[in-house]
RNA sequence: AGAGUUUGAUCCUGGCUCAGAACGAACGCUGGCGGCGUGCUUAACACAUGCAAGUCGAACGCGAAAGGGGCUUCGGCCCCGAGUAGAGUGGCGCACGGGUGAGUAACGCGUAAGUGAUCUACCCCUGUAUCUGGAAUAACUAUGGGAAACUGUAGCUAAUACCGGAUACGUUCAUGUGAUUGCGAUUAUGUGAAGAAAGAUGGCCUCUGACAUAAGCUAUCGUACAGGGAGGAGCUUGCGUACCAUUAGCUAGUUGGCAGGGUAAAGGCCUACCAAGGCGACGAUGGUUAGCGGGUCUGAGAGGAUGAUCCGCCACACUGGAACUGAAACACGGACCAGACUCCUACGGGAGGCAGCAGUGAGGAAUAUUGCGCAAUGGGGGCAACCCUGACGCAGCGACGCCGCGUGGAUGAUGAAGGCCUUCGGGUCGUAAAAUCCUGUCGGAUGGAAAGAAGUGUGAUGCGGUUAAUACCCGUGUCAUUUGACGGUACCAUCAAAGGAAGCACCGGCUAACUCCGUGCCAGCAGCCGCGGUAAUACGGGGGGUGCAAGCGUUACUCGGAAUCACUGGGCGUAAAGAGCAUGUAGGCGGGUAAAUAAGUUGGAAGUGAAAUCCUAUAGCUUAACUAUAGAACUGCUUCCAAAACUGUUUACCUAGAGUAUGGGAGAGGUAGAUGGAAUUUCUGGUGUAGGGGUAAAAUCCGUAGAGAUCAGAAGGAAUACCGAUUGCGAAGGCGAUCUACUGGAACAUUACUGACGCUCAGAUGCGAAAGCGUGGGGAGCAAACAGGAUUAGAUACCCUGGUAGUCCACGCCCUAAACGAUGUACACUAGUUGUUGCUAUACUAGAUAUGGCAGUAAUGCAGUUAACACUUUAAGUGUACCGCCUGGGGAGUACGGUCGCAAGAUUAAAACUCAAAGGAAUAGACGGGGACCCGCACAAGCGGUGGAGCAUGUGGUUUAAUUCGACGAUACGCGAAAAACCUUACCUGGCCUUGACAUAGUAGGAACUUUCUAGAGAUAGAUUGGUGCUAGCUUGCUAGAACCUAUAUACAGGUGCUGCACGGCUGUCGUCAGCUCGUGUCGUGAGAUGUUGGGUUAAGUCCCGCAACGAGCGCAACCCACGUGAUUAGUUGCUAACGGUUCGGCCGAGAACUCUAAUCAGACUGCCUUCGUAAGGAGGAGGAAGGUGUGGACGACGUCAAGUCAUCAUGGCCCUUACGGCCAGGGCUACACACGUGCUACAAUGGGAUAUACAAAGAGCCGCAAUACCGCGAGGUGGAGCAAAUCUAGAAAAUAUCUCUCAGUUCGGAUUGUUCUCUGCAACUCGAGAACAUGAAGUUGGAAUCGCUAGUAAUCGUGGAUCAGCAUUGCCACGGUGAAUACGUUCCCGGGUCUUGUACUCACCGCCCGUCACACCAUGGGAGUUGAUUUCAUUCGAAGCGGGGAUGCUAAAGUAGCUACCUUCCACAAUGGGAUUAGCGACUGGGGUGAAGUGGUAACAAGGUAACCAAGGGCGAA
Repeated sequence: AGAGUUUGAUCCUGGCUCAGAACGAACGCUGGCGGCGUGCUUAACACAUGCAAGUCGAACGCGAAAGGGGCUUCGGCCCCGAGUAGAGUGGCGCACGGGUGAGUAACGCGUAAGUGAUCUACCCCUGUAUCUGGAAUAACUAUGGGAAACUGUAGCUAAUACCGGAUACGUUCAUGUGAUUGCGAUUAUGUGAAGAAAGAUGGCCUCUGACAUAAGCUAUCGUACAGGGAGGAGCUUGCGUACCAUUAGCUAGUUGGCAGGGUAAAGGCCUACCAAGGCGACGAUGGUUAGCGGGUCUGAGAGGAUGAUCCGCCACACUGGAACUGAAACACGGACCAGACUCCUACGGGAGGCAGCAGUGAGGAAUAUUGCGCAAUGGGGGCAACCCUGACGCAGCGACGCCGCGUGGAUGAUGAAGGCCUUCGGGUCGUAAAAUCCUGUCGGAUGGAAAGAAGUGUGAUGCGGUUAAUACCCGUGUCAUUUGACGGUACCAUCAAAGGAAGCACCGGCUAACUCCGUGCCAGCAGCCGCGGUAAUACGGGGGGUGCAAGCGUUACUCGGAAUCACUGGGCGUAAAGAGCAUGUAGGCGGGUAAAUAAGUUGGAAGUGAAAUCCUAUAGCUUAACUAUAGAACUGCUUCCAAAACUGUUUACCUAGAGUAUGGGAGAGGUAGAUGGAAUUUCUGGUGUAGGGGUAAAAUCCGUAGAGAUCAGAAGGAAUACCGAUUGCGAAGGCGAUCUACUGGAACAUUACUGACGCUCAGAUGCGAAAGCGUGGGGAGCAAACAGGAUUAGAUACCCUGGUAGUCCACGCCCUAAACGAUGUACACUAGUUGUUGCUAUACUAGAUAUGGCAGUAAUGCAGUUAACACUUUAAGUGUACCGCCUGGGGAGUACGGUCGCAAGAUUAAAACUCAAAGGAAUAGACGGGGACCCGCACAAGCGGUGGAGCAUGUGGUUUAAUUCGACGAUACGCGAAAAACCUUACCUGGCCUUGACAUAGUAGGAACUUUCUAGAGAUAGAUUGGUGCUAGCUUGCUAGAACCUAUAUACAGGUGCUGCACGGCUGUCGUCAGCUCGUGUCGUGAGAUGUUGGGUUAAGUCCCGCAACGAGCGCAACCCACGUGAUUAGUUGCUAACGGUUCGGCCGAGAACUCUAAUCAGACUGCCUUCGUAAGGAGGAGGAAGGUGUGGACGACGUCAAGUCAUCAUGGCCCUUACGGCCAGGGCUACACACGUGCUACAAUGGGAUAUACAAAGAGCCGCAAUACCGCGAGGUGGAGCAAAUCUAGAAAAUAUCUCUCAGUUCGGAUUGUUCUCUGCAACUCGAGAACAUGAAGUUGGAAUCGCUAGUAAUCGUGGAUCAGCAUUGCCACGGUGAAUACGUUCCCGGGUCUUGUACUCACCGCCCGUCACACCAUGGGAGUUGAUUUCAUUCGAAGCGGGGAUGCUAAAGUAGCUACCUUCCACAAUGGGAUUAGCGACUGGGGUGAAGUGGUAACAAGGUAACCAAGGGCGAA
C1' cells in the first nucleotide's frame, strides 16, 4: 500500500466481497511445562446451607455452669473455677469496605468556577472549663399470656444513660452609635436576652485533716465551650454530553413578586396573596435507547466504535411509599406500611430478602472452589493485649488471553524398505529414517533451601519529658524472646534415559502452496467471483506442498481498508443528485477611508487538567509478559497581562455596488373592449344529374325524397394564412389578425441626486402548460368514451364512417409535466472570428456607407475542464457568497401517519424481503420490416424441367428374430456404397473355439508340404498316404540357425464396442466472395483507431489521386494444365499433295508437304490510332487465329458452423475378455397401409414405325477385348484371325432420303403379368441381368410451389470407363454430334461486399424482453375484532409516616410540663371511567419478491414494424 467482481473488450460511476488489527468470547479438532493476568456479556430470575460488623469491664449494675477440692447430721454448705462465660444498660462503629448497572438524556457525568447562601463525628493545633443537684430504668426477682415470634403486670438497682441549677465565651440572636460601601453587606464599640459538661484508670503523700483511708496533687484518656486546620459533604452556575420533526407547540406552582414557613444552607422547596408570565426550529414538549468519565480497540491522522477487569463520580439493594436515629442515611446484611413470592404454624398468628464470598436451580453458545489465612496491606472497636474483617493475601478450576521454554543436537547415501507419481528411463517423501557419537531445558526421582517480618507484647537495661517526686505515665535507644496462610513454594545440587511431549488449517484466482484415484449438475464445496453434466490442481480420499504452531481453524461483534457521509477529504448536463418559476422574512455573507474598542484572533504568564493507562529512559523478577521509579504528555478549561494587522462593534466620511430622476426609441410582455377578412360547417333558394365519399384495397356512410358539383344569400362558433426568421418579449408556464384604453419590465444615452440602501434565502407568499373538477353559458371544426365498417389467427388497436364529454367564455378549484439548456441565483476574471436584434457615438463621399460602444441572441474555436460525449466570456474554465439536492439496484415515490383537495389525487415519506450487480460514455462486431453505393442466373427477359403418371433409386415411417451403422435446412436423402444372391457383413437365429483367425517372446517336438476315406449343414472331428528339404560349422554322425507346423505356459492378442463435445488427418459450407492482418509511426486515459477511410476506377484491398501515415504479409492477378493460331524438331502403328504400282483398301513402293501425334517455342501487352479523363482507366477503331481476365480447369486467405467422419486410417480415455473376441450354416440389409427427395420413360406428328445411307471423340482390353465364318427369330452358342494395342476388338445416334401412320388412350406409352429361353456363378426361392412370344396399367403436358441455364451454353443425340464372376447402371465420371432463345434494367425476392446510422443484441434478431393468468414458497400493507404492555386525565379509597389539632385518658420528680387514644392536610398501593401510544394474533383481502423447460399474447430495444417517452382523463384478458 491494495485486490476480486458489471463488459465481447474499455474508461468511469457504484455497490458487494477479501487481505490487517482486536475480543470478558463461544464452537470444532488437538493438547507438554511455567509465569502474569482474567472468568454470568443472558434472568436487577428465584435462592437451600455456611460465613461476610462488630468491639469496649480503663462508662455501669448483675453474674452462672461443667470440673476439682474441703466439710456434712447426707437435706446441703464453703473454696477454687471466676468477677470467668454470658446477656443487659451505655459509648463508638454499623452512611466505610464489598456488589450490581435496573433506573436516569439529568447539573447525572466531565470540565472550569462560585458558596458574601452552608455543614462537618473521628484526626491535628490553640485557649478555657470539667461546679452543683435530681428522678428513673433495663438487666435481675416474682408472676402471667402465647405453638412460636414475642410480650404483659408488680418490685429492686447503676452509670460517661436521663433531667434541672450556676458560670463561661473572640458563641448565637436582637438592638444603639461610628467607619467602609452604589445596594446588599463588612467592621469597631456598647446594651439586653439565650445556651455547656462526665467521668475513668494508674501513681504519690509535698500541702489539709488523724498513721492508714478520704480529700488533695499528679500523669494519661475522656467530656464541654470557643477559635483554627486537614479531609469529607451539601447547594449553585458557564460549557460539553445519543437518535426520531412520520413528536411543533408545551406550561397554573406554571414564570416572577411580597409575606410567612421549612432547611446546615440560597431557592415555588412549601403555603397564602398579587401580576401574567415562562420555554420553543440555536428543536421546547413527547417518544426510543443508554449509567457517565479516566480510559479501551482501531486508525497515518482527523475520526469511528466501545465503557469487562483497575481508578473517580452517580444510582440501586425483592417492588412501591414514607420516615426515625445520627456528624452524615431517607440506610444492601436497621425500623414502619402496602404488594408479589417463598417458608413455619397448634390456623389464632408469625418469619424472610446473596445486584457481599462460596454454592444451588433456572436461562443460555457460554463463565470457576459451599478452599486456606488474618502472616502481610487496609479497616472497626479498645489505653493496650487483643477481637472482628469472604476487604485483602494466597491456593484450586478453565490454552480464556498475553509472554517464555521444550518436544532434541551432530554425523549419516546403497539416496534402504515402504508409500505416491511416472514419459517406465526415473522422480519424490529424503539426511528424512535406520545406524554412530553427543547433550539434558521441561517433566520424573532424591537431597538442600530462601526473601516476603516491619513490628507489638514481655523481661532486662540506659536516656529524655512531665511532676512536689528518684513513683506512675509518655517518648526514645540497646540486648534477649515472640509472629508465615502460601509451603518445604521459588531457587540450587545430584541421578537415569532421547527416553514422556505436534497438531491444525489451507493448496482455482484474490493468496504462499499440485498431482493421482473415486464421483459424474449426483454427492458435495463456497468469503466474493464461482466449481461439479466421465480426463475436476475448486467435491471426497491418498501422496506431496504451504502457513501458523501448543495451538490451529470457524462463527459472532468492532474499527480499518471505505475519499462508501468526504472537517482533514466527494459530488449534482448525460452515471444517484438543481426545487417548475419568482418575491421575500429569519439566518449566512458583504465596497472604500479614518478613528475608538478589544468580543473573535495572536503571544506571554499563572492555576488546573487525580492516580493508573499510553510514550521515553532506567531498574527488578535468568528473559519476556508483568512490575517499580523518573520524565514527557494529557492537544482542554479558567484567570491575568500584552498586541491591534484581519473579522466584529461604535462613530465620522466617500462613490466604483445598488437605486432615483430625465430623453427618444424596440417588442407575439399583461388585462379589457371594439372591429375585420379567408376558410370549415349548417340552413334557404337557383342550375343540374348519378353518383359522391373513403382507402393499400374496400366497406360502413351520403345520394333519384335530387346528393356531390356550381351560383347567390343567411347563421354561428373557433382559429388568426402570407409577413415568420436558431427574430422579439416575459421570472417561468407562455405570448402571433387589426385598432383603442389601462399597465409591468428591460436595453441605450445624458447629466444630476441618495450614500452600501447589497447578494443569497430555511419556513412563508404568489404565479404555474395540458388534462381534470364545480356553477352558468357556448358549441362551427376537431375529438377520449361509444357505435359501425375493415384488417387480422384474434384486433377490446393502428385505417375508415359517425360521434358525446371536452376543447371556447366567466367565476372558483386542482398544482402536476421529459415544467429540459435534463445545466440554482448573484458577482468578478480568463484568446479570438463570424452572423443577427435593439439603442447609440464618431468619420466622411451623408448612404442600402464605414469604424466603434453597450445590451441581447446564435455559429465556430484556443487555453482550461471533462469518464468520455462534450462545454468553452451566455462555461460544464478560474474563484467568491448563499440555498436546494445525492449516497448500489429492486421493493417504491409505494405502505402507514400527517398536511392540502369537492373528487381525482398532490405533498412529506419508510421498512421487511431480495439481487451482485443496476448504471454512464465511448469501442469492435452482429443485426434492422434504417440509408447510400456495388456485385451474383439473385430478380427480370427467355429456354427446358421438377411438383401430377408408371418405374428405378435413396430417405423417413412402419414392420421384423434382424430389417447392421453413419449422413438431417441451405452444407442429409442415385450420400459413405466406383456394384448387398454366398462372400462382402458390421445385423439376426442356430452350431462350435478360448493364448485364440492375426503379432512378439520361452520350452519341447516335427521339415514344409501332401494323398485318400468316414461323420456332419458346415465349422470341425477321426483315420490315412507320400515326404525328410535349405543355410552354416564340420570327417560321417551330429549340432546350431532361418522359414513353417504341432503341443504347452504366461505376458498378451482381438473388438465396425462408446465418446467426432478429448483429438490428428481429410472433407463440406459461406465462397473464387475480396477480403483478413502485421511492423514501425501517429492519435486516443483506454478498449481501439489510423493504414484498410475519401474521390475515381476495376472481375478484384485492381490501379490512380488525395490523406499521419510509411511499408509488408496471407488472399486477387500471374506463374501450371487443356482448348484456340503459327513456327521448329521428329515421322510409326498415324497421314497421302506430287510420282509409280494396285486385288482399288494409303493396300504397296515412296514421300515428310498436309492432317495428326508430342515436345520446344512464338503470340496479347490497352502495345498502336481516335476520343474522354489530372491519372488510373473507359469508349470506339485498326491489325490479328485470338482483345481487353481469350475460353475452361486446377488452385479456396483470416476464419465461421463444438458442421461431417473413432465404420477408411491413426489415436487419448472408458468398456468387454469361455465374450461386446473368433469360426461356420441359414436368414437379413431387397420387408410395405404410407410420406418425401433425386432420376429414367412417357403422354406423341418438330412424333412413332420401316427401309436405305453419312459423319465422331475419348477411353478400355491377357483370369482380357475378340473379328471373319457357322447355328439360333433373339439373348446367345460354336470357334478363335488379330491385339499387352495411333497397328486388333465395338454398325455411333440424332441428322439425311423415301414410305407409312393422321390426333385416337392411337402403329403414342410401355408398366404389369403369363409362357419359353439365354448367360454368369458352388448356388439366381427369398434376391441377378438378358431374350422371344403374348399381355398392354397409369399417363392426353401436370395445383400451390419450385429448380437449372448467358454460348459451343441450355436443350437434344448417342459413345466410353471405373466398380465388376454376373448384375439391379435409368446412378456417377468422361467423350464427342446437332445446336438455340434472352438480358430493358436493378424497383422488388435471395445471397454477398463497402461506407454510414440506430441499438436495451455479443450464445450476437433463431437475439433481447414486458405484463396478466395458473402453481409453490417468502416477507409485508389493510382488516370485523381480540389479547397484553406502557402512559395520561378525572374521580373514589386512603395504610404507614411527617406536619397540624388533641383530651374528661396516662405520667414519679422539675417546668408556662410531657405523652396518648382520637380528628385531620398531603399521600403509596388499589378501584372506576375516558384517552393516547405500542406489541402479538386474526377469517378474509391488496399489491410485492423469488422460483424448472406452464398458458395466452408480443408492449419495449432497429423507423421494433402505429417513433418512443413525460403529466393527466376515460376505456380494455394482459403487456
A computed fold for a 1519-nucleotide RNA from an uncultured bacterium, annotated as small-subunit ribosomal RNA. Its Rfam family is "Bacterial small subunit ribosomal RNA".